[in-house]
């Protein structure tokens, strides 16, 4: 890189650097931000996807489903997948609005 599949609720930061931008990309809104953004490193922390343990089902050794845990590999630690620019459903026509999907994106696991 591309594909399958889960998951997007909660949750966790301070300090050194740097010096203006930052909340994914494009445009508008909205928010943050020299009382110091981004990046970068340090230490702690949050989850618990993978992963340990222990009990459990079976089509019988490989998976399930619970419960506990944090050594290891990833991720994350402003609010929020911020809203619209766009389809689709609720809904019988047409326009808004409103919910909910989808797509689009992040995140892990497997493939490739």
């Nucleotide at each position: 890189u591309u594909g399958u599949u889960a998951u997007c609720a909660a949750g966790a930061a301070a300090g050194g650097u740097a010096g203006a931008g930052g909340g994914a990309a494009u445009a508008g809104a909205c928010c943050c931000g020299g009382u110091g953004a981004a990046g970068c490193c340090u230490u702690a922390g949050c989850a618990a996807c993978c992963c340990u343990u222990u009990g459990u089902a079976u089509u019988c050794u490989u998976a399930u489903c619970a419960a506990a845990g944090a050594a290891g590999g990833u991720g994350c630690u402003a609010c929020a997948u911020u809203c619209u620019a766009u389809c689709c459903u609720a809904a019988a026509a047409u326009a808004a609005a409103u919910a909910g999907g989808g797509c689009a994106g992040a995140u892990a696991a497997c493939a490739u």